[in-house]
Context: one part of a larger RNA
Molecule: small-subunit ribosomal RNA, 3' major domain
Organism: uncultured bacterium
RNA sequence: UGACGGGGGCCCGCACAAGCGGUGGAGCAUGUGGUUUAAUUCGACGCUACGCGAAGAACCUUACCUGGGCUUGAACUGCUGGUGGUAGGAGCCCGAAAGGGUGACGACCCGGAGCAAUCCGGGAGCCAGCAGAGGUGCUGCAUGGCUGUCGUCAGCUCGUGUCGUGAGAUGUUGGGUUAAGUCCCGCAACGAGCGCAACCCUUGCCCUUAGUUGCCAGCGGGUAAUGCCGGGCACUCUAAGGGGACUGCCUGGGAUAACCAGGAGGAAGGCGGGGAUGACGUCAAGUCAGCAUGGCCUUUAUGUCCAGGGCUACACACGUGCUACAAUGGGCGGUACAAAGGGAUGCAAAGCCGCGAGGUGGAGCUAAUCCCCAAAGCCGCCCUCAGUUCGGAUUGCAGGCUGCAACUCGUCUGCAUGAAGCCGGAAUCGCUAGUAAUCGCGGAUCAGCUACGCCGCGGUGAAUACGUUCUCGGGCCUUGUACA
Numbered sequence: 001u002g003a004c005g006g007g008g009g010c011c012c013g014c015a016c017a018a019g020c021g022g023u024g025g026a027g028c029a030u031g032u033g034g035u036u037u038a039a040u041u042c043g044a045c046g047c048u049a050c051g052c053g054a055a056g057a058a059c060c061u062u063a064c065c066u067g068g069g070c071u072u073g074a075a076c077u078g079c080u081g082g083u084g085g086u087a088g089g090a091g092c093c094c095g096a097a098a099g100g101g102u103g104a105c106g107a108c109c110c111g112g113a114g115c116a117a118u119c120c121g122g123g124a125g126c127c128a129g130c131a132g133a134g135g136u137g138c139u140g141c142a143u144g145g146c147u148g149u150c151g152u153c154a155g156c157u158c159g160u161g162u163c164g165u166g167a168g169a170u171g172u173u174g175g176g177u178u179a180a181g182u183c184c185c186g187c188a189a190c191g192a193g194c195g196c197a198a199c200c201c202u203u204g205c206c207c208u209u210a211g212u213u214g215c216c217a218g219c220g221g222g223u224a225a226u227g228c229c230g231g232g233c234a235c236u237c238u239a240a241g242g243g244g245a246c247u248g249c250c251u252g253g254g255a256u257a258a259c260c261a262g263g264a265g266g267a268a269g270g271c272g273g274g275g276a277u278g279a280c281g282u283c284a285a286g287u288c289a290g291c292a293u294g295g296c297c298u299u300u301a302u303g304u305c306c307a308g309g310g311c312u313a314c315a316c317a318c319g320u321g322c323u324a325c326a327a328u329g330g331g332c333g334g335u336a337c338a339a340a341g342g343g344a345u346g347c348a349a350a351g352c353c354g355c356g357a358g359g360u361g362g363a364g365c366u367a368a369u370c371c372c373c374a375a376a377g378c379c380g381c382c383c384u385c386a387g388u389u390c391g392g393a394u395u396g397c398a399g400g401c402u403g404c405a406a407c408u409c410g411u412c413u414g415c416a417u418g419a420a421g422c423c424g425g426a427a428u429c430g431c432u433a434g435u436a437a438u439c440g441c442g443g444a445u446c447a448g449c450u451a452c453g454c455c456g457c458g459g460u461g462a463a464u465a466c467g468u469u470c471u472c473g474g475g476c477c478u479u480g481u482a483c484a
Stems, first nucleotide, its partner, number of pairs: 001484002003481003007478007015468002019431005026323008034314002042053002064309007077131007088105001091102004108123006134298002137296003143292002145287003148283001150281001155194006161170003174185003200275004205243007214233001219230003246269001249263005325424001329383007341372003346365002351360003390421001395416007437460007
């Protein structure tokens, strides 16, 4: 100087407390451990691995296994030699394919000669050989790059000066204050840098500009009805620009400071809400399998091609979720209201067929102009506490769709079957407001989908916070230390 303390002081954070909903029990989904296996490819392991890489494992993917092939190779560069019936190649044979064999036919480009046929030389391609390719083989304890975490925490440093023999200190400590090393005051310090904040995006109010979205707002026409038409941009909206909030004003407190409390006005206050943004560093943290890359290893195989299998195994154990155990619920019928997205080998309306998945059909749409588009809610009826009209696992049968192909191993529909489950031990998680809870919708990946995942979007919409003693994590000052 740091680190540590079951030392002290001060202060934060859904850290506890207060409150709401869960997990831990059940069934299923998914990841992991273990076990099994020819293989169940590999990585990730307290917080910071375990719905993680995987935003799509039937083949492919695929890195694994079994078997069958190929070797200058599936792709790349260079050199040497050879090659016109050469390169290519329908067909045929072996084969699961890959591959191997045979093979009718049979080229292209450049230069020279020639009227032309054609001839000579070179190239491409092919063959042989060489150098070398290739490797998801090893090492993240050789690395780059990127990422997680402490932590959006308020810290981490430097120049000059001063103090100290020196390590180093000071500044950065102190008194206040703040979300903040934020600001004020003081001070042997005076300044500065990386961080904080602001500048950026979005949302909340208003204005301007602009109107093939919106509007009977005002006029006209028309319909069974609808902005449907003329017409208009006023409103809504869309998108660009601008205004607006700054403790600016008032009162009180405070050192007449920073700042704090209350009030006015305002759509909004005192960093308005959300996002992007992650200092010096820590964990030899993670990744050689995204990519790049040193070294090592391998080269008729640790490369490469193909078929099939495996990654989907199942006595078990754990994590993360979904659906429930019901009556603020279930069923049936009727009826209303979103946002954000996506859509041309795509989204697909009306109509028709089917109980349904779906089929048919193709209007319209390069899309504010067409299509995909809510559910909870509200109204009415039934059920009356029951393992039930709760719950839907499991299984049987019959079908639909995608795809070369659904046996291993897809998803969806109908009928039948109806399991466990009556609110969950010890323990444990999330959340402070348009949040939790609850309801549906969209997208990426994608032929299809094991999505209940992930990333977004809107609808309905709470309760509670006395307080900082305790638990966890962190910041500043100080103290002890036999630790570095």